[in-house]
RNA sequence: UGCUUAUUAAGAAAGACUGAGGGAUUAGGCCCAUAGACGUCUUGGCAACCUGAGUAUCAAAAUAUCAAGGUGCUACAUCCUAUCCCACAAUUGGGAGAAGAUAAGUG
Numbered sequence: 001u002g003c004u005u006a007u008u009a010a011g012a013a014a015g016a017c018u019g020a021g022g023g024a025u026u027a028g029g030c031c032c033a034u035a036g037a038c039g040u041c042u043u044g045g046c047a048a049c050c051u052g053a054g055u056a057u058c059a060a061a062a063u064a065u066c067a068a069g070g071u072g073c074u075a076c077a078u079c080c081u082a083u084c085c086c087a088c089a090a091u092u093g094g095g096a097g098a099a100g101a102u103a104a105g106u107g
Stems, first nucleotide, its partner, number of pairs: 001107008013043005021032003026082004044074003048071003052066001054065004078099001083096005
């Protein structure tokens, strides 16, 4: 970095450094932001996947729970919308996609 599969309306803080924009891209909104956002580090925490010392059930497989570990995450639904379909007088609502993010596998 490409591909495949799964998940993506829940959950989760503070301190230090830095110093101007940031919330993936494009557009339209809406939020955050010198009372310091975003980012980096540290310590906590959350619990999606992988791994797994044990325990329970069990002939086994498997399932549940769970110590430790590998990633990840820790403002607003992936912040909302955009493409297609359905319903509707319209707003709007629902579903399926596309794209993104995370994990595992693989080239």
Model confidence (mean pLDDT): 82 of 100. A computed fold for a 107-nucleotide RNA from an uncultured Bacteroidota bacterium, annotated as SAM riboswitch aptamer (S box leader).